[in-house]
Overview: Model confidence (mean pLDDT): 83 of 100. Predicted 3D model of a 73-nucleotide RNA (transfer RNA) from a Microcaldota archaeon. It matches the Rfam family "tRNA". Gene Ontology term of the family: triplet codon-amino acid adaptor activity. Rfam's curators write: Transfer RNA (tRNA) molecules are approximately 80 nucleotides in length. Rfam classes the family as a transfer RNA. RNAcentral holds the sequence, with entries from ENA.
């Protein structure tokens, strides 16, 4: 240099254009135990990497940069 893939809560990770963006893990409060841990029950927590474009309407589609990961060179 070239081509492909990928970028969503602290992590992982769903959501193949239409509203208020799943779930686990952890996080925090209760319950339960002498007590911790397990289990149980509830909160909290994402302007969806940036900008532009298509559309009524984008996280989902397009273009560009950024950042990352494989592959030729």
């Nucleotide at each position: 240099g070239g081509g492909c893939c990928c970028g969503u809560a602290g992590u992982c990770g769903a959501u193949c254009g239409g509203u208020u963006a799943a779930g686990a893990c952890g996080u925090u409060c209760g319950c339960c135990u002498u007590a911790c841990a397990c289990g149980c029950g509830a909160a909290a927590g994402a302007u969806g990497c940036g900008c532009g474009g298509u559309u009524c309407g984008a996280u989902u589609c397009c273009g560009c940069g950024c950042g990352g990961g494989c592959c030729c060179a």